Predicted 3D model of an 85-nucleotide RNA (c-di-GMP-I riboswitch aptamer) from a Pseudomonadota bacterium. Its mean pLDDT, the model's own confidence on a scale to 100, is 86. Taxonomically the source falls in Pseudomonadota (Bacteria, Pseudomonadati). The sequence was found by an Rfam model in a public genome assembly. Of the family's consensus pairs, 95% are formed in the model.

RNA sequence: CGCGUGCAAGGGCAAACCCGUCGAAAGGCGGGGACGCAAAGCUACCGGUCUUCGGGCGUGAGCCCAAGACAGCGGGGUUGCCAGU
Numbered sequence: 001c002g003c004g005u006g007c008a009a010g011g012g013c014a015a016a017c018c019c020g021u022c023g024a025a026a027g028g029c030g031g032g033g034a035c036g037c038a039a040a041g042c043u044a045c046c047g048g049u050c051u052u053c054g055g056g057c058g059u060g061a062g063c064c065c066a067a068g069a070c071a072g073c074g075g076g077g078u079u080g081c082c083a084g085u
Base pairs, nucleotide, nucleotide: 002085003084005083006082012037013036017032018031019030020029021028022027035072041078042077043076045075046074047073048070049069050068054065055064056063057062
């Protein structure tokens, strides 16, 4: 430097749930908590999923739309620790 096979050690992240907080919601953030994770680091580029304040349609019930979200749904891009080779 390449690979990325993962049984070690040291360390890392943290689902559900609870509390606080922001948000119309989905969801985010902080604290507690661990189901799991070798990229569960970063990135909405592609597919997918969630939500509908607002907008459109409708007599109505309701239906449709992301510019809002999800990176712990899959793929792509990008950075990277240790052991091993």